[in-house]
Predicted 3D model of a 1465-nucleotide RNA (small-subunit ribosomal RNA) from an uncultured bacterium. It matches the Rfam family "Bacterial small subunit ribosomal RNA". The coordinates come from a structure-prediction model, not an experiment, and the mean pLDDT is 84. RNAcentral holds the sequence, with entries from ENA and SILVA.
RNA sequence: AGAGUUUGAUCCUGGCUCAGGAUGAACGCUAGCUACAGGCUUAACACAUGCAAGUCGAGGGGUAGCAGGAUCUAGCAAUAGAUUGCUGACGACCGGCGCACGGGUGAGUAACACGUAUCCAACCUUCCGUUUACUCGGGGAUAGCCUUUCGAAAGAAAGAUUAAUACCCGAUAGUAUGUUUUUCCCGCAUGGGAGAACCAUUAAAGUUUUUCGGUAAUCGAUGGGGAUGCGUUCCAUUAGGCAGUUGGUGAGGUAACGGCUCACCAAACCUUCGAUGGAUAGGGGUUCUGAGAGGAAGGUCCCCCACAUUGGAACUGAGACACGGUCCAAACUCCUACGGGAGGCAGCAGUGAGGAAUAUUGGUCAAUGGACGAGAGUCUGAACCAGCCAAGUAGCGUGAAGGAUGACUGCCCUAUGGGUUGUAAACUUCUUUUAUAUGGGAAUAAAGGAGCCUACGUGUAGGUUUUUGUAUGUACCAUACGAAUAAGGAUCGGCUAACUCCGUGCCAGCAGCCGCGGUAAUACGGAGGAUCCAAGCGUUAUCCGGAUUUAUUGGGUUUAAAGGGAGCGUAGGUGGAGGCUUAAGUCAGUUGUGAAAGUUUGCGGCUCAACCGUAAAAUUGCAGUUGAUACUGGGUUUCUUGAGUACAGUAGAGGUGGGCGGAAUUCGUGGUGUAGCGGUGAAAUGCUUAGAUAUCACGAAGAACUCCAAUUGCGAAGGCAGCUCACUAGACAGGCACUGACACUGAUGCUCGAAAGUGUGGGUAUCAAACAGGAUUAGAUACCCUGGUAGUCCACACAGUAAACGAUGAAUACUCGCUGUUUGCGAUAUACAGUAAGCGGCCAAGCGAAAGCAUUAAGUAUUCCACCUGGGGAGUACGCCGGCAACGGUGAAACUCAAAGGAAUUGACGGGGGCCCGCACAAGCGGAGGAACAUGUGGUUUAAUUCGAUGGUAAGCGAAGAACCUUACCCAGGCUUGACAUCCUUGGAAGGCAUCCGAAAGGAUACUGUACCCUCGGGAACCAAGUGACAGGUGUUGCAUGGCCGUCGUCAGCUCGUGUCGUGAGAUGUUUGGUUAAGUCCAUCAACGAGCGCAACCCUUUUAGUUAGUUGUAUUUUUCUAGCUAUACUGCCCCGGUAACGGGGAGGGAGGAGGGGAUGAUGUCAGGUCAGUAUUACCCUUACGCCUGGGGCUACAAACACGCUACAAUGGCCGGUACAGAGGGCAGCCAACCCGCGAGGGGGAGCAAAUCCCAUCAAAGCCGGUCUCAGUUCGGAUAGCAGGCUGAAACUCGCCUGCUUGAAGCUGGAAUCGCUAGUAAUGGUAGGUCAGCACACUACCGUGAAUACGUUCCCGGGUCUUGUACACACCGCCCGUCAAACCAUGAAAGUCGCCAAUACCUGACGUGUUAGCUUGUCUAGCCCUAAGGUAGGGGAGAUGAUUGGGGUUAAGUCGUAACAAGGUA
Repeated sequence: AGAGUUUGAUCCUGGCUCAGGAUGAACGCUAGCUACAGGCUUAACACAUGCAAGUCGAGGGGUAGCAGGAUCUAGCAAUAGAUUGCUGACGACCGGCGCACGGGUGAGUAACACGUAUCCAACCUUCCGUUUACUCGGGGAUAGCCUUUCGAAAGAAAGAUUAAUACCCGAUAGUAUGUUUUUCCCGCAUGGGAGAACCAUUAAAGUUUUUCGGUAAUCGAUGGGGAUGCGUUCCAUUAGGCAGUUGGUGAGGUAACGGCUCACCAAACCUUCGAUGGAUAGGGGUUCUGAGAGGAAGGUCCCCCACAUUGGAACUGAGACACGGUCCAAACUCCUACGGGAGGCAGCAGUGAGGAAUAUUGGUCAAUGGACGAGAGUCUGAACCAGCCAAGUAGCGUGAAGGAUGACUGCCCUAUGGGUUGUAAACUUCUUUUAUAUGGGAAUAAAGGAGCCUACGUGUAGGUUUUUGUAUGUACCAUACGAAUAAGGAUCGGCUAACUCCGUGCCAGCAGCCGCGGUAAUACGGAGGAUCCAAGCGUUAUCCGGAUUUAUUGGGUUUAAAGGGAGCGUAGGUGGAGGCUUAAGUCAGUUGUGAAAGUUUGCGGCUCAACCGUAAAAUUGCAGUUGAUACUGGGUUUCUUGAGUACAGUAGAGGUGGGCGGAAUUCGUGGUGUAGCGGUGAAAUGCUUAGAUAUCACGAAGAACUCCAAUUGCGAAGGCAGCUCACUAGACAGGCACUGACACUGAUGCUCGAAAGUGUGGGUAUCAAACAGGAUUAGAUACCCUGGUAGUCCACACAGUAAACGAUGAAUACUCGCUGUUUGCGAUAUACAGUAAGCGGCCAAGCGAAAGCAUUAAGUAUUCCACCUGGGGAGUACGCCGGCAACGGUGAAACUCAAAGGAAUUGACGGGGGCCCGCACAAGCGGAGGAACAUGUGGUUUAAUUCGAUGGUAAGCGAAGAACCUUACCCAGGCUUGACAUCCUUGGAAGGCAUCCGAAAGGAUACUGUACCCUCGGGAACCAAGUGACAGGUGUUGCAUGGCCGUCGUCAGCUCGUGUCGUGAGAUGUUUGGUUAAGUCCAUCAACGAGCGCAACCCUUUUAGUUAGUUGUAUUUUUCUAGCUAUACUGCCCCGGUAACGGGGAGGGAGGAGGGGAUGAUGUCAGGUCAGUAUUACCCUUACGCCUGGGGCUACAAACACGCUACAAUGGCCGGUACAGAGGGCAGCCAACCCGCGAGGGGGAGCAAAUCCCAUCAAAGCCGGUCUCAGUUCGGAUAGCAGGCUGAAACUCGCCUGCUUGAAGCUGGAAUCGCUAGUAAUGGUAGGUCAGCACACUACCGUGAAUACGUUCCCGGGUCUUGUACACACCGCCCGUCAAACCAUGAAAGUCGCCAAUACCUGACGUGUUAGCUUGUCUAGCCCUAAGGUAGGGGAGAUGAUUGGGGUUAAGUCGUAACAAGGUA
């Protein structure tokens, strides 16, 4: 000090989250020791038991109990009993002091409660200190003890008797108190002080031998009481509150002031600088955090306050309205003999309860402190110690050094080579803190007690002896022993240090945020390893920080949240120039205070540290005092530049009221005139023969003002437009007369305020919500059309909001320029220039996230106001205010999300735009879609109909050819180291022949067989058996992959380096103007170059030349075949053009890329293929492997796709007659010849091919004949019979031939396909596959057209631009109702307790007061009051049938509102 998270990426705004520190903590796992400090945060809930406040016999009467002594009795004695206050002591009692301290808790309290400062001239103070004086004389009771009575008890009552430092009377008394008189002095005011005189009033206590006491007074000290300034939480959805209330006079009361209380009088007092009310809360020193300013907290320790079961009250006392006192009321608990009684742990322990959660019913008064006492001493759960708890801080240890064949093994990983655990271990040397054992062993005791001695001041000091230790046999020291007794927790995707394997498979689970998990998870669980801390480590909760995310330090408001719709103006804030004065703010010095502890620093003590001691600093504050006077403020005086007034002018749709005008519209009347008008994308509703529309004339009504007209003008904004009159407001320039800071802003307030809307009354021509009808549509409560009412207009009154926008508050000053325009000014001035005030455009600096703003600022500064603080919920709910209503103003929370948002970038997309291209359309030719058949696919069926391919980019595709094989599928029969590979062991050469069983595979049996090399051990090949490593898999995943392929697309694109621009993503280059088939080329340009693509290089074809010619040619030449070479380059001419290039022409075999082919950029589609092959991972292993026979892949209702044959006369049939090219051939092609109608058979020559064969004479074509428009002499499906060929085998399931049969079909709906020239169309030929099987595929040649005006439209593509809420990119995104589940919340007839008041009733104890007589611890009355009751309102809350909207929730319904011109902006 920052980081993660919005996006495809970027910058910004903005929230959420994390890393740090802290805690009186809790929970999980783990745990060796020591020191210090800490320990009910919840129920101020209830409490069993014990203890926590007593002491004094030197105040008193005394003697229950204990001890001692004495006396008496019994007894020889030991001893026993009795008596005796005689002694030590002392229960209970009277009396004194204490119990108001110490200890606990934080309920209440928002207050003089606390903090700080000041004051008391308005006060008190036991004990203590100082000083002065006094301490005299009397008296009567009472408790106790004793006797008696009542009661269960607690306790009570009566009688008799007694003492005091208890009580009372009297005397004395002053520096006391009070009245009166008087003198002097002082103070901020009331006032205070000192002196004098007279009068009045009030004291005392003893005990002991020596001091303590007692009384009156003085001063002090200590402690308290009171008053005041300032400071001290949140809510205005709490705005008015208050009757002892505010003040006065008088009285009472108090220690004292005071409405503190009362009587009377006045009507005040507090409050937007926040009264009153509500909520919450003890306050401070301090603690945590933070750089600080701040924020949060108030446990331990210290100070103050308040409280003691709840509420009230007083008594005693110096002090209380009293934690371990009293009285009363209430609730609760306990005892009871039922009549009555007792109690108060928020003291220390402890118990129950509550809770996530917090300790021992311990020891001692040794020390410190307290009460009492003359003292010894007693008491002390204050205190000091110990116990429990890792709950915190600090320290120590669990060993140290060496030790690499980086050992063996194990876990883990692996590419099987190894790596890692790991100097770790073993081993060698060393140490002993700690633990254990044994022994020794403190300080804390300064001091006090007791005894003795000394000194003097006679109660003090000193000396000496002795004695007092809980903690503690502790700390500490020494010895022994031996590495011996001692390590875990969390994490390892990023933030954030640390990675692999296995398991799991959107499951289980993780998660602080982003997010991980759907079969290769570094994110889940386990393991190995690693990292970080360490006797702890993590989690949870809370606070500060980071967060400049409430911004004083230190933020913003054009578009991200945010400028009020506008003006006037009150309070307030701020304010021009020059003097004088003051000293409030401000600054400086100084004084007091700011407790201690704490913090920081220095030094010191515990072995160190934490901890503790000591000193200093700091405590930023408050108050006093002395100065300074620049600035601000107060007072006063002057000034003119801010502001205003006056003068004489200028422009204007500024405002209000009246009058006038023409055009248009509609309506009415009349004329002309005839069949339609109107309206739309197209129509219809509507109007019209009762005469419309159209046209002419006249009339009526209301509303709005064409042109001028403009980034024009005016106005505060809203807004203002025909002409004219009246009234009225503001602005501007001019000159410089007057006033003299009169100014700026402006909370609350007041006024104005478009449109729509409301009320009352008018008016109503047009237009037009609602409504009606017609269309459109799947629907159409819309868009379009025909009508049409409120309204639109006027007057008056409300309403008070708008994207009321420049999304930009007002004012002032300053800061480069250019340009247009409106209105002024001076000068003779329509020019030009200057100047002032406006309205606009472009730009510099600067600013800004950018877009942009830029003298009309969003720049630089000042002043004032308003507003903002993540999105949604929500401008909603409730409350209040306003309104006739509609509604407006003010304005939340629960809950929910991790984003929402701004600007710009690159893409993609658009029923956006521009340009361009393509058989894309158009123009043509021919098809397919209808029929039959063939092939493929889906579907269905089946034991199986194996699998894959599925819009374009699957479907005559993989398959260039399923009868068996193929074959992967099904049924059946078999094999298990296997049909195939390598290695090992044993035997045998290998091989050959035969028989039986079987569907075959295979099984069983019998016979035959002596081969190769050799170092003589054996080896090689092959066969059989065995064994296990392994083989094998067309099993899964093309979404794990390689390779290959399809497609966009043979489209013209895709990028890089350097430079430059931009904060950046990115841009530029690649855009622009031309041109091209082309990012092809040219020109220009912040770009200059380059790469992959294009083109070219390659093959083929067309022409020529040349070389060679076999098997071609009868022969030379030619043709032909095979090579090589040439030709074409816009080269030449004309035209256009800067150029690139385009148009035309010549020549030429070919002309502008001559035709065709191969060639396919970056990328897209998780496109296709694991079944061509390869391959990761997973799966099967007597089977998902292998062999065999048979079947299936050939099924068939209807559907789709690619084809073939046709429907005929441009034809069919018959006869005759021409012309190819390119291929193939030895398990082959097969000639001649013979047989057969034919398929074919026989036959055998030639040919591994320019030689022979397929193959001849290709077919269409041409010539001739016939048919004559018919389901035909078209068409050939289907079917019957007879044959041929291949092949072990044609049944399922091949092809061909002959004869016979002769379906459908007469040119094909919607919609659709191919093709631009040797092309389409048409005709045949060949090849591959192949035993056989071709309408398919791949090639070949023959014949050989038509059309293209053109780019409006459809489809696809390229490029530039524009919009975007899309980026999985329009097959995108996304809205609302309804249905379902859950959550919080509003309303609601009500219901339920709670809170604080009010009025009234009753009213305990007690103070006060008055009265009484039986004079008492009396009784009665009165006032006040706690508690209780009654009543009606108020406040906050809980709950409530039902109901309202809101939020959330992978795959519900209906539509498609928004984002593109989102299809009606």